RNA sequence: UGAGGAGUCGACUAACAGGCUAAGUCGGCGGGUUUUGGUCCCGCAAACCGGGGUUCGAGUCCUCGCUCCUCAG
Numbered sequence: 001u002g003a004g005g006a007g008u009c010g011a012c013u014a015a016c017a018g019g020c021u022a023a024g025u026c027g028g029c030g031g032g033u034u035u036u037g038g039u040c041c042c043g044c045a046a047a048c049c050g051g052g053g054u055u056c057g058a059g060u061c062c063u064c065g066c067u068c069c070u071c072a073g
C1' cells in the first nucleotide's frame, strides 16, 4: 500500500428479510433466606465506535473516517 473481516451494557456473546420496550450469562446495586459469609430466590441500573446518507422506520443497508485482526506485497 492492496484485499477481506470485526467494533453492541463493566466483561463475554446474541439480534439476522430493516419493524413492538436491543436479549442472555458473569459482574455491580437493592431486597428476601441465613447467626455471618457463601449458595439460592426476587428486583433494578447499565450498551449499538464517530460523521453523513437512504427509508415512514437503521445495531442491521450505502458512504467517509477511526481502531483492531487476518492475508498478500
Base pairs, nucleotide, nucleotide: 001072002071003070004069005068006067007066010026011025012024013023019056028044029043030042031041032040049065050064051063052062053061

This is a predicted structure of a 73-nucleotide RNA (transfer RNA) from Patulibacter medicamentivorans. Its mean pLDDT, the model's own confidence on a scale to 100, is 80. Rfam family: tRNA. About the family: Transfer RNA (tRNA) molecules are approximately 80 nucleotides in length. It is annotated as a transfer RNA.